RNA sequence: UUCAAUCUUCGGGGUAGGGUGAAAUUCCUGACCGGCGGUGUGGGUUUAGGCCCGAGUCCGCGAGCUUCGAUUAAAUACGAGGCAGAAUCCGUUAGAAUCGGAUACCGACGGUAAAAGUCCGGAUGGGAGAAGAUUAUU
Numbered sequence: 001u002u003c004a005a006u007c008u009u010c011g012g013g014g015u016a017g018g019g020u021g022a023a024a025u026u027c028c029u030g031a032c033c034g035g036c037g038g039u040g041u042g043g044g045u046u047u048a049g050g051c052c053c054g055a056g057u058c059c060g061c062g063a064g065c066u067u068c069g070a071u072u073a074a075a076u077a078c079g080a081g082g083c084a085g086a087a088u089c090c091g092u093u094a095g096a097a098u099c100g101g102a103u104a105c106c107g108a109c110g111g112u113a114a115a116a117g118u119c120c121g122g123a124u125g126g127g128a129g130a131a132g133a134u135u136a137u138u
Base pairs, nucleotide, nucleotide: 004135005134006133007132008131009130010129017029018028019027031118032117033107034106035061036060037059038058042053043052044051045050056105057104064083065082066081067080068079069078087103088102089101090100091099109121110120111119
């Protein structure tokens, strides 16, 4: 340095105020939030090598639901598939769906005294992945 195995730790945020009503953090108004990897006219830092930051709506992944297989007393874990959200304009530039500005838009399932991205629940769960340790290989 590369690849592999095992283990450890970490790994999601958010309805102020007002209105209607018997009842709403669910409706109306307004408020607020943005997982992980990649990409990255760039920005920061350093003498340099290098390091750090930079997309909710661009590419992909995750949670959820589901089909088949396998397993089982039944299920879960497991394997292979399927379904599943949203952006434009202007500016800068040789070059931007990522930068600057403006205006928009999106958000699982079950529950509820009334319809939920934000409340409660499955969840003391799962998880993309991140960091580290040990062993082995080159």

The RNA shown here (FMN riboswitch aptamer (RFN element)) has 138 nucleotides and comes from an Elusimicrobiota bacterium. The organism belongs to Elusimicrobiota, within Bacteria. The model forms 100% of the base pairs in the Rfam consensus.